A computed fold for a 76-nucleotide RNA from Hydrogenovibrio sp. UBA650, annotated as c-di-GMP-I riboswitch aptamer. It was read from a public genome assembly, where an Rfam model found it. NCBI's taxonomy places the organism under Bacteria, Pseudomonadati, Pseudomonadota, Gammaproteobacteria, Hydrogenovibrio. Rfam family: c-di-GMP-I riboswitch aptamer. About the family: GEMM was predicted in a large-scale screen for bacterial structured RNA regulatory elements.
[in-house]
RNA sequence: UGAGUAAAUUGCUAAACCUAUUGUGAAGUAGGGACAGAAAGCCACGGGUCUUAUUCAAGAUAGCCGGGCUGCUAAU
Numbered sequence: 001u002g003a004g005u006a007a008a009u010u011g012c013u014a015a016a017c018c019u020a021u022u023g024u025g026a027a028g029u030a031g032g033g034a035c036a037g038a039a040a041g042c043c044a045c046g047g048g049u050c051u052u053a054u055u056c057a058a059g060a061u062a063g064c065c066g067g068g069c070u071g072c073u074a075a076u
Base pairs, nucleotide, nucleotide: 005074006073012037013036017032018031019030020029021028022027035063041069042068043067045066046065047064048061049060050059051058052057
């Protein structure tokens, strides 16, 4: 330095739900909250699911799965 792994350390994110707000909607944003996560960081490339529209289209979901890129710590 790299890989596997996640015992320990520093920390990190934030499900459901509530409030406000944006959107036709799925859902998003902010605050509270804490189910869980070793990439729960980012990307809509493939599949799945969901929404709108209606003629084969657009959108949402990365905390559904796969894939790509990047990152912190170190007992073994």